[in-house]
RNA sequence: CUCUUAUCCAGAGCGGCGGAGGGACAGGCCCAGUGAAGCCCGGCAACCUUCAUGUUCAUAAUGAAAAGCGCUAAGUCCUUAAGAUUGUAUUCUGAAGAUAAGAG
Numbered sequence: 001c002u003c004u005u006a007u008c009c010a011g012a013g014c015g016g017c018g019g020a021g022g023g024a025c026a027g028g029c030c031c032a033g034u035g036a037a038g039c040c041c042g043g044c045a046a047c048c049u050u051c052a053u054g055u056u057c058a059u060a061a062u063g064a065a066a067a068g069c070g071c072u073a074a075g076u077c078c079u080u081a082a083g084a085u086u087g088u089a090u091u092c093u094g095a096a097g098a099u100a101a102g103a104g
Base pairs, nucleotide, nucleotide: 001104002103003102004101005100006099007098008097013041015040016039017038021031022030023029026079027078028077042072043071044070047068049065050064051063052062053061076096081093083091084090085089
């Protein structure tokens, strides 16, 4: 980098350093010197992992921990394509994206 599977309406900072950007891309709409990115610390969660209970041919399930990750404004901030209901929005399925696990 590509492919497969799963998840994406929950949760989490009145901290320190830092000084102008950030929210993936495009269009919007937002956040930001009342302090952005980044780094540190703190926190959240439980995909992989470990342990326990327990079932089975094998799984599953529940609970605990937190080693590898991840996350910590707005539903993935909203929309792009199609369908339904409809009169300009709602809903649903996708695409794209993010994360984890596995394979090449």
A computed fold for a 104-nucleotide RNA from Mesobacillus boroniphilus JCM 21738, annotated as SAM riboswitch aptamer (S box leader). The prediction has a mean pLDDT of 77. The source organism's lineage runs through Bacteria, Bacillota, Bacillaceae, Mesobacillus and Mesobacillus boroniphilus. Its Rfam family is "SAM riboswitch aptamer (S box leader)". From the family's description: The SAM riboswitch is found upstream of a number of genes which code for proteins involved in methionine or cysteine biosynthesis in Gram-positive bacteria.